[in-house]
RNA sequence: AAAGUAUAAAGGCAUACCUAUUAAAAGAUAGGGUCGCAAAACUAUAGGGGCUAAAGUGCAGUUUGUUUACACUAUGCCAGCCAGUUACCGAA
Numbered sequence: 001a002a003a004g005u006a007u008a009a010a011g012g013c014a015u016a017c018c019u020a021u022u023a024a025a026a027g028a029u030a031g032g033g034u035c036g037c038a039a040a041a042c043u044a045u046a047g048g049g050g051c052u053a054a055a056g057u058g059c060a061g062u063u064u065g066u067u068u069a070c071a072c073u074a075u076g077c078c079a080g081c082c083a084g085u086u087a088c089c090g091a092a
Stems, first nucleotide, its partner, number of pairs: 012037002017032006035080001041085003047082002049078003055073004060068001
């Protein structure tokens, strides 16, 4: 100097839930909170998977009122689902 590692030390993140803001929704942001996490850091048009459906399309009903139900679709999202990329401390 490199590799490797633990019931070590230091520092870090923050699920559910609550409050506020925001969004059509999913979700996001901030504060509280603390289930857990060695990548719970970053990447969401070009890996898979998942959530939502304002709008559009189809279809059905209808009192014909661009109204309602249902189905499909991401152009909206999720990295704390897998994946990819990068990375801190560290004895024996």
Predicted 3D model of a 92-nucleotide RNA (c-di-GMP-I riboswitch aptamer) from a Bacilli bacterium.
It matches the Rfam family "c-di-GMP-I riboswitch aptamer". For this family Rfam cites "Identification of 22 candidate structured RNAs in bacteria using the CMfinder comparative genomics pipeline" (Weinberg et al., Nucleic Acids Res, 2007).
The sequence was found by an Rfam model in a public genome assembly.